The prediction has a mean pLDDT of 80. Transfer RNA from a Promicromonosporaceae bacterium, 73 nucleotides, folded computationally. Its Rfam family is "tRNA". By type it is a transfer RNA.

[in-house]
RNA sequence: GCCGCCUUGGCGCAAUUGGUAGCGCACCAUACUUGUAAUAUGGGGGUUACGGGUUCGAGUCCCGUAGGCGGCU
Numbered sequence: 001g002c003c004g005c006c007u008u009g010g011c012g013c014a015a016u017u018g019g020u021a022g023c024g025c026a027c028c029a030u031a032c033u034u035g036u037a038a039u040a041u042g043g044g045g046g047u048u049a050c051g052g053g054u055u056c057g058a059g060u061c062c063c064g065u066a067g068g069c070g071g072c073u
Base pairs, nucleotide, nucleotide: 001072002071003070004069005068006067007066010025011024012023013022019056027043028042029041030040031039049065050064051063052062053061
């Protein structure tokens, strides 16, 4: 230099052929307990890496950029 894949809450991952962004863990509150842990119930937290485009509508499709991983030279 060229090619491919990946980027979504704090972490790990979903999201069918474009149609309300969810799950687990973690965190917070309450209940239970002498207290903690465990358990139960509830709750908060997202510029879907960044910038554009297409579309009535984009995490999803297209282009560019950045970062990571792998391959070729």